[in-house]
Predicted 3D model of a 74-nucleotide RNA (transfer RNA) from Nanosynbacter sp.
Its Rfam family is "tRNA". By type it is a transfer RNA.
The sequence is in RNAcentral, with records from ENA and Rfam.
NCBI's taxonomy places the organism under Bacteria, Bacillati, Nanosynbacterales, Nanosynbacteraceae, Nanosynbacter.
A source record names the gene trnV.
The coordinates come from a structure-prediction model, not an experiment, and the mean pLDDT is 83.

């Protein structure tokens, strides 16, 4: 210093070639069951999609730039 990837909820993830005012396991709040705790069963919070700018009726999704960060290169 070049190349290639990765960043979505507390964690682990999915969404694919724009139609999303974004789901999912497990965590967690409530309720039910239980003597109680696990277990199951419903409901419910929690996400300014790493930032920041563009393109477009419309962006997690395309483009630039930035930041971490991982692996090859020298």
């Nucleotide at each position: 210093g070049g190349g290639c990837g990765a960043u979505u909820a507390g964690c682990u993830c999915a969404u694919u070639u724009g139609g999303c005012u974004a789901g999912a396991g497990c965590g967690c709040u409530u309720c039910a069951u239980u003597g109680a705790c696990g277990u199951u069963g419903a409901a419910g919070a929690g996400g300014u999609g790493a930032g920041a700018g563009g393109u477009u009726c419309g962006a997690a999704u395309c483009c630039u730039c930035u930041a971490u960060u991982g692996c090859c290169c020298a």